Description:
Transfer RNA from Succinivibrio dextrinosolvens, 77 nucleotides, folded computationally. Its Rfam family is "tRNA". The prediction has a mean pLDDT of 81. Lineage of the source: Bacteria > Pseudomonadota > Gammaproteobacteria > Succinivibrionaceae > Succinivibrio.
This record gives sequence, C1' cells and structure tokens, in this order.
RNA sequence: CGGUAAUUAGCGCAGCCUGGUAGCGCAUCUGGUUUGGGACCAGAGGGUCGCAGGUUCGAACCCUGCAUUACCGACCA
Repeated sequence: CGGUAAUUAGCGCAGCCUGGUAGCGCAUCUGGUUUGGGACCAGAGGGUCGCAGGUUCGAACCCUGCAUUACCGACCA
C1' cells in the first nucleotide's frame, strides 16, 4: 500500500440479504418466595446501531468516505 471480515445496551450476540415501533441471553435494579442467602417466579431501567455525508416519505439495513480491530497478500530489510 491492496484485499477480506467485524463494529448494535455493562458483556456476548441476533436483526441487514427483502428499508417501515431496535431485540435476545447474561449482568444490574425492584417485588414475590426464604429465618437469611442461592436458586426460582414476576416486572423495570439501560442504545446518538463506530463517525460523517448521500439516496428515500422513511435508513441499524442501500450508496460514498473515514476510524478502530483481526486476518491474508504485496513492499522493504
């Protein structure tokens, strides 16, 4: 320098192909249960969907650029 993949809640991930209310598990908080804890049951909070721009009535999703990480290749030695 080129190519590929990944980036979504505190953590791990789905959703993207086929644009239309942002989800799941764990964790956290509240309540129930218990002498108490764990486990279990019910509920709640938590997101500028990596950043910027474009297309569109409407973008996590399509297009462009950039950033970070990983891998492969090239180059140098």